[in-house]
RNA sequence: GCAAAUCCGUUGGGGUGCCCUGUUUGGGGCUGAGAGGCGAAAGCUAACCCAUCGAACCUGAUCCGGACAAUACCGGCGUAGGGAACGGAGACUGCAUCCAU
Repeated sequence: GCAAAUCCGUUGGGGUGCCCUGUUUGGGGCUGAGAGGCGAAAGCUAACCCAUCGAACCUGAUCCGGACAAUACCGGCGUAGGGAACGGAGACUGCAUCCAU
């Protein structure tokens, strides 16, 4: 000097399902990081996750197989098609180079 684990800031993206009970919006169960709140609606917003090295999330999909009380619950599909970025810091790290001995 470059790279870089990692971290920070700003900005942006994203989902909110299934079941029981209850009976008018409350309680409970499942998975999950997250299943929240306000609103007539549009939309806003909290937390959480994700941002191109991108399985956060969407499409295919009223898909296929398995399991379950049930569900994108698990696996496949999936090297598929899409998908939101810039700035800064940066190690007892790596590489290169220079100086001294």

This is a predicted structure of a 101-nucleotide RNA (TPP riboswitch aptamer (THI element)) from Donghicola tyrosinivorans.
Rfam family: TPP riboswitch aptamer (THI element). About the family: Vitamin B(1) in its active form thiamin pyrophosphate (TPP) is an essential coenzyme that is synthesised by coupling of pyrimidine and thiazole moieties in bacteria. A reference for the family is Warner et al. (2014), "Validating fragment-based drug discovery for biological RNAs: lead fragments bind and remodel the TPP riboswitch specifically", Chem Biol.